[in-house]
RNA sequence: GGGGAUGUAGCUCAGUGGGAGAGCACUUCCCUCGCACGGAAGGGGCCGUCGGUUCAAGUCCGAUCAUCUCCA
Numbered sequence: 001g002g003g004g005a006u007g008u009a010g011c012u013c014a015g016u017g018g019g020a021g022a023g024c025a026c027u028u029c030c031c032u033c034g035c036a037c038g039g040a041a042g043g044g045g046c047c048g049u050c051g052g053u054u055c056a057a058g059u060c061c062g063a064u065c066a067u068c069u070c071c072a
Base pairs, nucleotide, nucleotide: 001071002070003069004068005067006066007065010024011023012022013021018055026042027041028040029039030038048064049063050062051061052060
């Protein structure tokens, strides 16, 4: 330098055009002598960035940035 993959909550990830979600973690309460386990409730998001298509974009298209990987 060229090809490919990935980018969504603190972490690991799901989500193929119309409601942004799960597990773990975190907070509060219950339970316990106390902890763990368990139960209930809750907080937490610029969906990497910019632009385009569309009535409507996390999702489709282009560019760009970062990481990983292959080739040279």